[in-house]
RNA sequence: UUCUUCGGGGCCGGGUGCAAAUCCCUACCGGCGGUAUAGUCCGCGACCCGCUUAGGCGGCUGAACUGGUGACUCUUUUCAGAAGAGAAUUCCAGUACCGACAGUUAUAGUCUGGAUGAGAGAAGAA
Numbered sequence: 001u002u003c004u005u006c007g008g009g010g011c012c013g014g015g016u017g018c019a020a021a022u023c024c025c026u027a028c029c030g031g032c033g034g035u036a037u038a039g040u041c042c043g044c045g046a047c048c049c050g051c052u053u054a055g056g057c058g059g060c061u062g063a064a065c066u067g068g069u070g071a072c073u074c075u076u077u078u079c080a081g082a083a084g085a086g087a088a089u090u091c092c093a094g095u096a097c098c099g100a101c102a103g104u105u106a107u108a109g110u111c112u113g114g115a116u117g118a119g120a121g122a123a124g125a126a
Base pairs, nucleotide, nucleotide: 001126002125003124004123005122006121013025014024015023027110028109029099030098031044032043033042034041039097040096048059049058050057051056064095065094066093067092068091072086073085074084075083076082077081101113102112103111
């Protein structure tokens, strides 16, 4: 550089009601890259809006704290060692919080739909 493939998950149960997987209790889920392992840190994608012939560009875009541990890195050195500093909002514990648009016999992160789509990216082959 070219090609191929992959690339989003989730209401068990109960209550009220004519009717709710949408309300109440509860349960369950968490794209991609970075970083000590992340839904809530930094950034990206998708959705939505505007511009553009396409490409693309811009806008919009939710949510966490506390405590503990210390992989690892660096420095000094008396170099089997020791000391110091930095070090996970990601690990452990506790308690919280967030989740587009349209549809619906009742209000949706989980149902239906745009979507057998698209894409951040990832893997492989030449």